The prediction has a mean pLDDT of 82. The RNA shown here (transfer RNA) has 74 nucleotides and comes from a Gemmatimonadota bacterium.
C1' cells in the first nucleotide's frame, strides 16, 4: 500500500429500513438479626462526518480503530 471481517450500554449479545430490548454487572428499594439468596424499580449505549430516504443500528461514500490476508522494505 491492497483486499476482506468487524465497530451498539461497564461486559456478552439482540433489533425485516419503522419506539435502541434481554441478560450479567452497577445503583437504589422490599424481604432478612447481618451478608447471600430472591422480589420490585432505577441509570445507563449504535466509533465519527456526510449521503439517500418520509424514516437509517442497519443502505451507499470518506475518515477514525481493531482484527486476518496479501503485497512492499530490510
Nucleotide at each position: 500500500u491492497g483486499g476482506c471481517c468487524c465497530g451498539u450500554c461497564g461486559u456478552c449479545u439482540a433489533a425485516c429500513g419503522g419506539c435502541a430490548g434481554g441478560a450479567c454487572g452497577c445503583u437504589g428499594g422490599a424481604c432478612u438479626u447481618u451478608g447471600g439468596a430472591u422480589c420490585c424499580a432505577g441509570a445507563g449505549a449504535u466509533g465519527g462526518u456526510g449521503g439517500u430516504u418520509c424514516g437509517a443500528a442497519u443502505c451507499c461514500a470518506c475518515c477514525c480503530g481493531g482484527g486476518c490476508c496479501a503485497a512492499c522494505c530490510a

NCBI's taxonomy places the organism under Bacteria, Pseudomonadati, Gemmatimonadota.